[in-house]
Context: one part of a larger RNA
Molecule: small-subunit ribosomal RNA, 5' domain
Organism: uncultured bacterium
RNA sequence: GGAUGAACGCUGGCGGCGUGCUAACACAUGCAAGUCGAACGGGACUUACUUUGUUGAAACUUCGGUCGAUUUAAUUUAAGUCUAGUGGCGGACGGGUGUGUAACGCGUGGGUAACCUGCCUCACACUGGGGGAUAACAGUCAGAAAUGACUGCUAAUACCGCAUAAGCGCACAGCAUCGCAUGAUGCAGUGUGAAAAACUCCGGUGGUGUGAGAUGGACCCGCGUUGGAUUAGCUAGUUGGCAGGGUAGCGGCCUACCAAGGCGACGAUCCAUAGCCGGCCUGAGAGGGUGAACGGCCACAUUGGGACUGAGACACGGCCCAGACUCCUACGGGAGGCAGCAGUGGGGAAUAUUGCACAAUGGGGGAAACCCUGAUGCAGCGACGCCGCGUGAAGGAAGAAGUAUCUCGGUAUGUAAACUCCUAUCAGCAGGGAAGAUAAUGACGGUACCUGACUAAGAAGCCCCGGCUAACUACGUGCCAGCAGCCGCGGUAAUACGUAGGGGGCAAGCGUUAUCC
Repeated sequence: GGAUGAACGCUGGCGGCGUGCUAACACAUGCAAGUCGAACGGGACUUACUUUGUUGAAACUUCGGUCGAUUUAAUUUAAGUCUAGUGGCGGACGGGUGUGUAACGCGUGGGUAACCUGCCUCACACUGGGGGAUAACAGUCAGAAAUGACUGCUAAUACCGCAUAAGCGCACAGCAUCGCAUGAUGCAGUGUGAAAAACUCCGGUGGUGUGAGAUGGACCCGCGUUGGAUUAGCUAGUUGGCAGGGUAGCGGCCUACCAAGGCGACGAUCCAUAGCCGGCCUGAGAGGGUGAACGGCCACAUUGGGACUGAGACACGGCCCAGACUCCUACGGGAGGCAGCAGUGGGGAAUAUUGCACAAUGGGGGAAACCCUGAUGCAGCGACGCCGCGUGAAGGAAGAAGUAUCUCGGUAUGUAAACUCCUAUCAGCAGGGAAGAUAAUGACGGUACCUGACUAAGAAGCCCCGGCUAACUACGUGCCAGCAGCCGCGGUAAUACGUAGGGGGCAAGCGUUAUCC
């Protein structure tokens, strides 16, 4: 000198764009993942219609009634709306944090002839015929509650057999081509095994099998990846083999048996520290430091363990068990998990609103309408940072007054002010008023922007002045009070302390502290 997710002191006008950490400490409250009635049976409601009752105005009347507006209940059919439950898809994305991890975790370059892939796209072949349940519901019962038990009824794109099999899986044996060791691909054969679901507004939307693609993932390998030897030996599933299990798949991944190996001064093991990278800061570069925000990967979700479901999890707002903590309780038993968005307490030098909207972009569901979305878009707070603008411009010497100084003549402040004239950026007032949206739909927002009128009005501070280092005098103090980054100032004429005048620097900031180059 540059830089910072900064803090502190003094000061503070506006706007744009960014940005906002400590205790992975504990959390009140609200919201953050739902959706589909065009999968299904119910239930509730509305409207219209059919039938049967209830009520009975006005009119007519032979006073017996007729007609029947109106009111209301049940029923049939049709249409519509809402929905607890079964079922489907999604809750594995998006959002947060950096505890752990020195590791194939990450980066980079390869490999899989050892693998998987819902939704999407393309191609081919199909979508036949049956069965038994169960929630909802009704009833009974237990419990304070959470919730549960029993009996009975019912549906499906829920569940389970059967048929069929172009193609596919498995077993056996064959031919051809090729390679990278195990082998891969193609062709034909025998045996054997496994599918499907319907809905519809008639336009479609689905379902099953196989192959290919795309996307996403999984595993393996080369190289790189902090400090310590005041850590020198470490290792029994350990290293390898054979067989089996398990997996999407290879593998001591696991098990039994066999062998005795494997790693290490080219630093094993142990200890400490740490998420990694693109990047960011600095530097001419080499390098050094760093890993906030944005993007990629990884890990985690109160602590530890476990599996279930599923194409995908060993799953932040799913389940089970154990621990700690908090809450409810009728003491028998239950409920919870903000490292989502706000917000609270606490810690701290220190870091924000319990805001608006799904209008846009994107995501989930749905045929769609649409619903959900604290993702996101916006707004609020903070000079926390960067950038831009303003606090006026021109003229104006009786060089006014005041203040400071003085050799008392003057000198400085100083064209500075006053005064004259001009302008209106910003702020304020009034009028108009977008783009962002493609037919409709705008939270932002009457915002940005434009125009008009109006007043110099509402808007300057901070640090320094001995040398380094730009900028000096007076008074006070008297090794005191104090200053200080280094050298050093201060003991009676202090340009170094304090105040004043003047000056220098930067400027809505200026200094100090901390850290890095």